Background: The prediction has a mean pLDDT of 84. A computed fold for a 72-nucleotide RNA from Hyphomicrobium sp., annotated as transfer RNA. It was read from a public genome assembly.
RNA sequence: GGGCGGUUAGCUCAGCGGUAGAGCACACGCUUCACACGCGUGGGGUCAUAGGUUCAAUCCCUAUACCGCCCA
Repeated sequence: GGGCGGUUAGCUCAGCGGUAGAGCACACGCUUCACACGCGUGGGGUCAUAGGUUCAAUCCCUAUACCGCCCA
C1' cells in the first nucleotide's frame, strides 16, 4: 500500500429501514437471625465521527478514525 470483518449501556453481545434490547454488573425492595442464592423494580445509550439517500437511518451509500485478520 491492497482486501475483508468489527465499533450499540460499565462489560459481553443481539437488533440490519418504522418506539434501541438481553445477560452480567450497579442501586433499591422482598425473602433470611444474618450473608449467599432466588424473585421483583429501577437507573444507565450523541448506536465511533462527519456527510449523503429516504417521509423515516443503529440498519443503505461515501469519507475519516480506531481495533482485528489476510495479502504484498
It matches the Rfam family "tRNA". Rfam links the family to the GO term triplet codon-amino acid adaptor activity. Rfam classes the family as a transfer RNA. The organism belongs to Hyphomicrobium, within Bacteria.